[in-house]
C1' cells in the first nucleotide's frame, strides 16, 4: 500500500509502583494496585484442517458445519461513547481515525 473484521467470546496468581483506556472532550479504571511485564489458563476472529460444489484435474473461487489451538490475535465497558458530513434528529446512513488478519 490493497483487502475482510470490528454490539459474539474468554482472568487467576506473581512482580512493579502511578498513571491508563491511541488522539481533543466526555465517561471510566486505578494504592481494596490499575497500566505494564511474566507464568499458567481461557476464548475462538482471521490464517489454518475437515466436508461439500464450481471446475477435467490442479491452482483458485464460493459455501457448510465442525474441529484444533499450529501461526497470529485476544480476555473492563460497541473500536467505552462522542466527534466530520448527510439526515426523516434515530437504537439512522456514510466517512475519517486506529485495531486485527491477510496478502
Nucleotide at each position: 500500500c490493497u483487502c475482510a473484521u470490528c454490539u459474539a467470546g474468554a482472568g487467576u496468581g506473581g512482580c512493579c509502583g502511578a498513571g491508563g483506556g491511541a488522539c481533543g472532550g466526555g465517561c471510566c479504571c486505578g494504592a481494596a494496585g490499575a497500566c505494564g511485564c511474566c507464568a499458567c489458563g481461557a476464548c475462538a476472529a482471521c490464517c489454518g484442517c475437515u466436508c461439500c460444489g464450481a471446475u477435467c484435474u490442479a491452482a483458485u473461487c464460493g459455501g457448510a458445519g465442525g474441529c484444533c489451538a499450529g501461526g497470529u490475535g485476544c480476555c473492563a465497558a460497541u473500536u467505552c461513547c462522542c466527534a466530520c458530513c448527510c439526515g426523516g434528529u434515530a437504537u439512522g446512513g456514510g466517512g475519517g481515525a486506529g485495531a486485527u488478519g491477510a496478502g
A computed fold for a 103-nucleotide RNA from a soil metagenome, annotated as SAM riboswitch aptamer (S box leader).